[in-house]
RNA sequence: CUUAUCCAGAGAGGCUGAGGGAACGGCCCGAUGACGCCUCGGCAACCUGACGCAAGUCAAGGUGCCAACUCCGACAGAGAAUAGCAACUGCUAUUCAAUCACUGGAAGAUGAG
Numbered sequence: 001c002u003u004a005u006c007c008a009g010a011g012a013g014g015c016u017g018a019g020g021g022a023a024c025g026g027c028c029c030g031a032u033g034a035c036g037c038c039u040c041g042g043c044a045a046c047c048u049g050a051c052g053c054a055a056g057u058c059a060a061g062g063u064g065c066c067a068a069c070u071c072c073g074a075c076a077g078a079g080a081a082u083a084g085c086a087a088c089u090g091c092u093a094u095u096c097a098a099u100c101a102c103u104g105g106a107a108g109a110u111g112a113g
Base pairs, nucleotide, nucleotide: 001113002112003111004110005109006108011040012039013038014037015036019029020028021027024073025072026071041066042065043064046062047061048059049058050057051056070107075104076103077102079096080095081094082093083092084091085090
């Protein structure tokens, strides 16, 4: 760089000791010990292997993963509110983010190449 996936799933013990959740904002997690590291366990099935005409089924060797949808938002569309104009089911302007209203994008993560 290309491509696929990202609404499901899966935690105990030990060490350490203050930040962590990518980045900005929000909102969370955290001295009842987070994050990180190690051991064991588990989830999943991208690559892989077996079977099969195929669809697919089984296994789990290489990765990956085991708080919150990729935690949410950010950009665009759509939508909503207000105001004005117009006379129709419209036009214009302003505003509206954040644990869930929708779609797409961006960014990111992981696999394969």
Molecule: SAM riboswitch aptamer (S box leader)
Organism: soil metagenome